[in-house]
Molecule: FMN riboswitch aptamer (RFN element)
Organism: bovine gut metagenome
RNA sequence: GUCUUCGGGGCAGGGUGCGAUUCCCUACCGGCGGUCACAGUCCGCGAACCGGCCUAUCCGGCCGGCCGACGAGGUGGAACUCCUCGACCGACAGUACAGUCUGGAAGAGAGAAGAC
Numbered sequence: 001g002u003c004u005u006c007g008g009g010g011c012a013g014g015g016u017g018c019g020a021u022u023c024c025c026u027a028c029c030g031g032c033g034g035u036c037a038c039a040g041u042c043c044g045c046g047a048a049c050c051g052g053c054c055u056a057u058c059c060g061g062c063c064g065g066c067c068g069a070c071g072a073g074g075u076g077g078a079a080c081u082c083c084u085c086g087a088c089c090g091a092c093a094g095u096a097c098a099g100u101c102u103g104g105a106a107g108a109g110a111g112a113a114g115a116c
Stems, first nucleotide, its partner, number of pairs: 001116006013025003027100002029090002031045004040088002049065006070086005092103003
């Protein structure tokens, strides 16, 4: 350098109601790389969302914007990453108000592994 494969999890139980996995109680989940030692909450990235440009249009591409949330104690040479305790966060569209349902998406993707 070319190609191939892989690459996101989760409302059990109960309440109200004509109707809710959306409200309430409770439960459950945690992408990728980095970091002296393991990270949803540190640093960065991806996705989603918004805008502009290219394209006759679509598809697609490029550029920019936006981009959530943690404390205390303990161990240790070293941990905002481990252990204990208590917290917190989660795109857009649909629908009785959704991190968990359905949909864009059999998509895209940070990246990981491998072949030549």